[in-house]
Context: one part of a larger RNA
RNA sequence: GCCGGGGAGUUGUCCUCCGCGGCGAGGCUAAGCCGUAAGGCGAAGCCGUAGCGAAAGCGAGUCCGAAUAGGGCGCUAAGUCGCGGGGGGCAGACGCGAAGCCGGGCGAUCUACCCUUGCCCUGGGUGAAGGCCGGGUAACACCGGCUGGAGGCCCUAAGGGGUCGGUGCUGCAAAACCGUCCCGUGAGGUGAGGGUAGCGGUGAAAAGCCAAUCGCGCCCGGGGAUAGCUCGUUCUCCCCGAAAUGCAUCGAAGUGCAGCCUCGCACCAGCUGCAGCCGGAGGUAGAGCCACCGGUAGGGCUAGGGCCCCGAAAGGGGUACCGAACCCUGCCGAACUCCGAAUGCCGGCUGGCAGGGUGCGGGAGUGAGUCCUCGGAGGAUAAGCCCCGAGGACAAGAGGGAAACAACCCAGACCGCCGGCUAAGGUCCCCAAGUCCGGGCUAAGUGGUAAAGGAAGUCCCCCUCCGAAGACAGCCGGGAGGUUGGCUUAGAGGCAGCCAUCCUUUAAACAGUGCGUAACAGCUGACCGGUCGAGGAGGGGGGCGCCGAAAGAUUCUCGGGGCUCAAGCCCGGCGCCGAAGCCGCGGGUCACACAGCCCUCCGGGGCUGUGUGGCGGUAGGGGAGCGUUCCCAGCGCGCCGAAGCCCAAGCCGUGAGGCAGGGUGGAGCGCUGGGAAGUGAGAAUCCCGGC
Numbered sequence: 001g002c003c004g005g006g007g008a009g010u011u012g013u014c015c016u017c018c019g020c021g022g023c024g025a026g027g028c029u030a031a032g033c034c035g036u037a038a039g040g041c042g043a044a045g046c047c048g049u050a051g052c053g054a055a056a057g058c059g060a061g062u063c064c065g066a067a068u069a070g071g072g073c074g075c076u077a078a079g080u081c082g083c084g085g086g087g088g089g090c091a092g093a094c095g096c097g098a099a100g101c102c103g104g105g106c107g108a109u110c111u112a113c114c115c116u117u118g119c120c121c122u123g124g125g126u127g128a129a130g131g132c133c134g135g136g137u138a139a140c141a142c143c144g145g146c147u148g149g150a151g152g153c154c155c156u157a158a159g160g161g162g163u164c165g166g167u168g169c170u171g172c173a174a175a176a177c178c179g180u181c182c183c184g185u186g187a188g189g190u191g192a193g194g195g196u197a198g199c200g201g202u203g204a205a206a207a208g209c210c211a212a213u214c215g216c217g218c219c220c221g222g223g224g225a226u227a228g229c230u231c232g233u234u235c236u237c238c239c240c241g242a243a244a245u246g247c248a249u250c251g252a253a254g255u256g257c258a259g260c261c262u263c264g265c266a267c268c269a270g271c272u273g274c275a276g277c278c279g280g281a282g283g284u285a286g287a288g289c290c291a292c293c294g295g296u297a298g299g300g301c302u303a304g305g306g307c308c309c310c311g312a313a314a315g316g317g318g319u320a321c322c323g324a325a326c327c328c329u330g331c332c333g334a335a336c337u338c339c340g341a342a343u344g345c346c347g348g349c350u351g352g353c354a355g356g357g358u359g360c361g362g363g364a365g366u367g368a369g370u371c372c373u374c375g376g377a378g379g380a381u382a383a384g385c386c387c388c389g390a391g392g393a394c395a396a397g398a399g400g401g402a403a404a405c406a407a408c409c410c411a412g413a414c415c416g417c418c419g420g421c422u423a424a425g426g427u428c429c430c431c432a433a434g435u436c437c438g439g440g441c442u443a444a445g446u447g448g449u450a451a452a453g454g455a456a457g458u459c460c461c462c463c464u465c466c467g468a469a470g471a472c473a474g475c476c477g478g479g480a481g482g483u484u485g486g487c488u489u490a491g492a493g494g495c496a497g498c499c500a501u502c503c504u505u506u507a508a509a510c511a512g513u514g515c516g517u518a519a520c521a522g523c524u525g526a527c528c529g530g531u532c533g534a535g536g537a538g539g540g541g542g543g544c545g546c547c548g549a550a551a552g553a554u555u556c557u558c559g560g561g562g563c564u565c566a567a568g569c570c571c572g573g574c575g576c577c578g579a580a581g582c583c584g585c586g587g588g589u590c591a592c593a594c595a596g597c598c599c600u601c602c603g604g605g606g607c608u609g610u611g612u613g614g615c616g617g618u619a620g621g622g623g624a625g626c627g628u629u630c631c632c633a634g635c636g637c638g639c640c641g642a643a644g645c646c647c648a649a650g651c652c653g654u655g656a657g658g659c660a661g662g663g664u665g666g667a668g669c670g671c672u673g674g675g676a677a678g679u680g681a682g683a684a685u686c687c688c689g690g691c
């Protein structure tokens, strides 16, 4: 891992609601007793039949109260017992799961420390004190030699340890092996016996060790501790179908109440949704602001102030400074409004369609939501961000499209069909359907992902100006004189800078556009003529494109191939394809209505047919069934072969399943009606076994 077997809402009691049944102003017994049993006895007691008040108490009333005000709770509706079912309380209460807490025991054969008593430590090195001899001293001290053999001394063996690295990592081993390293006469190592115990011991102290376990050992017990947490929870079909919100919470992964779902009963068809018309409330979007409040740019005017001047002061003058109020022009505002929509909301009438609402009662689940569009707060006019409001989808929604893709687009799947029409989206091939028609655009493979910004890309439209009296571009020629204008300057001669910018000759020519020189010179431009001979110069708007535009997993991401008057983009048109949508045909089921038949304890129920409508679905509510084991009754089967097991192709049922057939097997089994449950397995890192 697979297979087989086991494996989870039970039982008791009390309460409550529903169903069925008995009796009914009553209903029922409990313990116990009797009896072989079936059953009988047993009213103690319980519930109901009256309530109100704290009570005395009164009583269809009563309590508060002075009250024959008022108000509260009652009266005008039948219960009770049994059985079954839904739910709740108490119990382990659907199953498995803690870490832990407490009690009583068992442990110091491991290990820590201690006690008693033993044992062990090779060889070598170093050479303390002391001693002796000699020197030395007044005597010491001191010096030298020899001797001596100290030391948690040195190197190393045994022994003890476990530093660094490697191997090992289902190991040789639940801590080892190899190399290396530390201690090795000491606070040394070690044997035997003994001691200390868990709210404790021991500890050269790490919260170490106390039997492979230690921030409080192990075993058993309390014990099925508790688990607002995780996981799992077993047959079928039918109807409906949520929530992820509000408030509160020692509350935030929980819970209570409400909201939303379901089932029953009753009531409302004057009810709910939708559309049209009518009536209404309102202060949002927008807009506005000499209509208020507040803000705000520039200007005018002006009180007040600053500065300057005159003056001894009083006072006067100036001002391109600040500036209230006021005026003009122009603006802004969630908490401004003279105004003011659309939607939405409330009400009325009408209409067709759909199906709804309220009350009471039983059962829930939900109370992590997510994305998208729109209106907003927060953030950075960030986030697959966060928080509200409105709608949608997913959740709980399959199908078609978007290459793939919960939430986007289309569209809501009862079942069957080798029939038809469409939606979104498509129609060259992969790939169903146009290489369809008309017009235009694009040359970038733009399409096939991006901004500010940039550009004689290209197409269309518009405006201004020039042009056969010859434009525009090119080419040829001219481009002069006063004059080197004046100033400045070392110089300033068109061309550093400042000022002025005239006059003349002219077809035209600047007191000079740029380059240039130290300054001149020189080149060039403006301007004019010639040549040429038809358009030219500039601006604005629109369409499509270009640059801006950087890598990374082979070519390699348009889904791919491939596409250029398109298979790209824009406009118009006609077809077609395309879904579980719609239609057609057949079938099922549910609800309602109608008809016929049957049953009826008359309330109703069943069957058949017709019509209309419904039938996606998680949590969850409701309904109807299948199957397993056992029991009761009735009826059957079986050695001419029961159960069990195995096996393609048959029949019945929507399904769970049932029946038939063949094989095996070798002794029991089924059907019908009812009853009772250890009643259904794929998941729980489930348990046991096998392979």
Stems, first nucleotide, its partner, number of pairs: 001691006011091013026047003032041003051058002061073004094232002097229001101222006112196009121186001123155003126151001130147006159183003164179004198214001200210003235625006245258005259366002261363008271355003274351007286339001287337002293333008304322002306319005369394008378385001399410003414587004419583003425577003428561003434574001436573006447563001453547002457544010474531005480504003485499003510525001514523002588615012626680001628677010644664004650659003
Record summary
Model confidence (mean pLDDT): 87 of 100. Predicted 3D model of a 691-nucleotide part of an RNA (large-subunit ribosomal RNA, domain II) from a metagenome. It matches the Rfam family "Bacterial large subunit ribosomal RNA". Its family is annotated with ribosome and structural constituent of ribosome in the Gene Ontology. RNAcentral holds the full RNA, with entries from SILVA.